The part of an RNA shown here (small-subunit ribosomal RNA, 5' domain) has 508 nucleotides and comes from an uncultured bacterium. The prediction has a mean pLDDT of 85.
Context: one part of a larger RNA
C1' cells in the first nucleotide's frame, strides 16, 4: 500500500460491490427439465341437438349423435445446454502458434432431387399376483418396428485419363463397368398452403485428433521402461496411432534431469512496485477435471451421462422380513468441523434457454428483493453571531492559567429523520413490471433522529497531577515500574484518524 478476512470497542443514512478460503464432512423438507392432442391410441368430459319415459307441466331420468377441453401411457425433440465444485490432474490439462494430405456434427440456412408396396409388436387397458418395488396372461394405435422395390451428385470394388501439391491408391475434374444402402404420400387445414419425413452437395457455429515453444519444488530421487521403442497384418475408431492383438526385430528415454516424492487446476486477470521483478488464481470471463467411492457400458448428431441405466463398496432408510430406497460439489436450509461466511423469499416483468404451428408451459439460469459496517464511494451527526471569557472540572507560584465561542443565549436552515399527497422509465405494433407505491417530484414539522476509537518515553504527530512503588503492570524494537514514573493504573488536557477505530494473520 493490499485483503472472499476474523477479533475488540463503538455504530446514523444512502449507492455499488462481495459474503464456507476449513470437512470433496453427513444431508430432514421444498422446488431447480420439461414440452408437444396439429405424431397415436384409450378414458374423463362443460355444453348443444335427439328419442323414449315420468310429471307437482317448473322440470327430472334413461339411450344416442356431435363436441370445446384435459392427460396417465406410446411416440418426437430437449434432457451432453444452463447451474455446482475444484477432489484428482506436473499433463498437450492449460496458455499460445500452427496442422489435419487422418476427421465428426443433431436443430439453422443455402441448393437439388425423392416419399412406391407388404408386414409385425407393444404399452396404455382388463384380468390376476405381491406389503412395496413391481411381475404374469390377454387385447389395440401411430411420425414405434420390420420385410421389399426405386435413386444418384452417395459408398464400395474394378482398372483408367488430367489437375493441384514439396509429396495423391487417398484430394478435384472427366468419362466406364458391376454391386449396394432411402424415406413418415405423416400431421393441420374446405383449399391455397404451412409443418414435418428421406439422399446429396456447401455454410454457419460447435467439436475430435497431432505438432513447436511456454509457465511449481527436491539430485538429501540417478538410473528408468516389456506394449516398453520400431516393424509386418488384423481389429478397433468419425479418425491417426501399440489404441488393442499376434508374429518379429531390440529397441526407447535420460545431468538440456529420465524415474521417483511433495505440491498444485491452467490461463485472461489480481495486489505490488518507478520499473524489472515478486506474490496470487475470490468475485466476472475462457478451457479442463470431477459428480459419495471404484469400474461399466446402453442410448444418442454429442456422455461413457450432477438430479440416466448396470455392477462392486461404505453408509443411510423403508419393510408383512420374501425384498426394495437414495446419492444437495442445484437454490434455500439443518447439523458436525472452524477464527469465520447470509432468507427453507419475490417474479418469469426483462434477457437468455427447452418443447410447440401457436397459444402457452417449464427454467432457484437470470432479474430482483432480505441479513451482514465485508469492501469502495458519497452524505450526515448543524450555520452565523456570543464573554478579558458563567458553572463544573482539572493544573497552580494561589497572582492566576486551562478546558474556551465551547456551553448557555439570539438569528437561521432542514441535507437527514417524522408524517401527507404525488408518482416513473425500465415495455417491443399491442397486451405484460417481481422490483414497487420503489426512485423521483411536493407539502408540513421540529436542531430536531445521529460520534467513537486509538494514541501522547523515542523511533512518532501529541503532558500535567494523584495513585502504585521490580508489585501491579507495560512492551512491535530499544526498553519502563526498587518513593518526586511525560513508559504501569485513573483523572484533565493534547494529538490523531473518524462511521468507524485499533488489534490479529497473510502478500509486495
Nucleotide at each position: 500500500g493490499a485483503u472472499g478476512a476474523a477479533c475488540g470497542u463503538u455504530a446514523g443514512c444512502a449507492g455499488g460491490a462481495g459474503g464456507c478460503u476449513u470437512a470433496a464432512c453427513a444431508c430432514a423438507u421444498g422446488c431447480a427439465a420439461g414440452u408437444c392432442g396439429a405424431a397415436c391410441g384409450a378414458g374423463a368430459g362443460a355444453g348443444u341437438u335427439u328419442a323414449c319415459u315420468c310429471u307437482u307441466c317448473g322440470g327430472a331420468g334413461u339411450g344416442a349423435a356431435c363436441a370445446a377441453u384435459c392427460u396417465a401411457g406410446u411416440g418426437g425433440c430437449a434432457a451432453a445446454c444452463g447451474g455446482g465444485u475444484g477432489a484428482g490432474u506436473a499433463a498437450c490439462a492449460c496458455g499460445u502458434g500452427c496442422u489435419u494430405g487422418a476427421c465428426c456434427u443433431g436443430c439453422c440456412c443455402u441448393a437439388a432431387g425423392g416419399a412406391c408396396u407388404g408386414g409385425g409388436a407393444u404399452a396404455a387397458c382388463u384380468g390376476g399376483a405381491g406389503a412395496a418395488a413391481u411381475c404374469c396372461a390377454g387385447c389395440u394405435a401411430a411420425u414405434c418396428c420390420c420385410g421389399g422395390a426405386u435413386a444418384g451428385u452417395c459408398u464400395c470394388u474394378u482398372a483408367a485419363a488430367g489437375g493441384u501439391u514439396a509429396a495423391a491408391a487417398u484430394c478435384c475434374u472427366u468419362a466406364a463397368a458391376g454391386a449396394g444402402u432411402a424415406a413418415a404420400u405423416g400431421g393441420a387445414g374446405c383449399a391455397a398452403u404451412c409443418c414435418g419425413c428421406c439422399u446429396u452437395a456447401g455454410g454457419a457455429g460447435g467439436g475430435g485428433g497431432g505438432c513447436g515453444c511456454g509457465g511449481g519444488a527436491u539430485a538429501a530421487c540417478a538410473g528408468c521402461u516389456a506394449g516398453u521403442u520400431g516393424g509386418u497384418a488384423a481389429g478397433g475408431u468419425a479418425a491417426u496411432g501399440g489404441c488393442u492383438u499376434a508374429c518379429c526385430a531390440a529397441g526407447g528415454c535420460u545431468a538440456u534431469g529420465a524415474c521417483a516424492u511433495c505440491u498444485a487446476g491452467c490461463c485472461g486477470g489480481c495486489c505490488u512496485g518507478a520499473g524489472a521483478g515478486g506474490g496470487u488464481g475470490a468475485u466476472c470471463g475462457g478451457c479442463c477435471a470431477c459428480a459419495a467411492c471404484g469400474g461399466g457400458a446402453c442410448u444418442g448428431a454429442g456422455a461413457c451421462a450432477c438430479g440416466g441405466c448396470c455392477c462392486g463398496u461404505a453408509c443411510u432408510c423403508c419393510u408383512a422380513c420374501g425384498g426394495g430406497a437414495g446419492g444437495c460439489a442445484g437454490c434455500a436450509g439443518u447439523g458436525a468441523g472452524g477464527a469465520a461466511u447470509c432468507u427453507u423469499g419475490g417474479a418469469c416483468a426483462a434477457u437468455g434457454g427447452g418443447g410447440g404451428a401457436a397459444a402457452c408451459c417449464c427454467u432457484g439460469a437470470u432479474c430482483c428483493a432480505g441479513c451482514c459496517a465485508u469492501c469502495c464511494u458519497g452524505c450526515g451527526u448543524g450555520a452565523a453571531g456570543g464573554a478579558u471569557g458563567a458553572a463544573g472540572c482539572c493544573c497552580u507560584u494561589u497572582g492566576g492559567g486551562g478546558u474556551g465561542u465551547a456551553a448557555a443565549c439570539u438569528u437561521c436552515u432542514u441535507u437527514u429523520c417524522u408524517g401527507g399527497g404525488g408518482g416513473a422509465a425500465g415495455a417491443c405494433g399491442a397486451a405484460u413490471g417481481a422490483c414497487g407505491g420503489u426512485a423521483c417530484c411536493u407539502c408540513a414539522g421540529g436542531a430536531a433522529u445521529a460520534a467513537g476509537g486509538a494514541g501522547c518515553g523515542g523511533c512518532u504527530a501529541a503532558c500535567u497531577a494523584c495513585g502504585u512503588g521490580c508489585c501491579a503492570g507495560c512492551a512491535g524494537c530499544c526498553g519502563c515500574g526498587g518513593u518526586a514514573a511525560u513508559a504501569c493504573g485513573u483523572a484533565g488536557g493534547c494529538u490523531u484518524c473518524g462511521a468507524a477505530c485499533g488489534u490479529u494473520a497473510u502478500c509486495c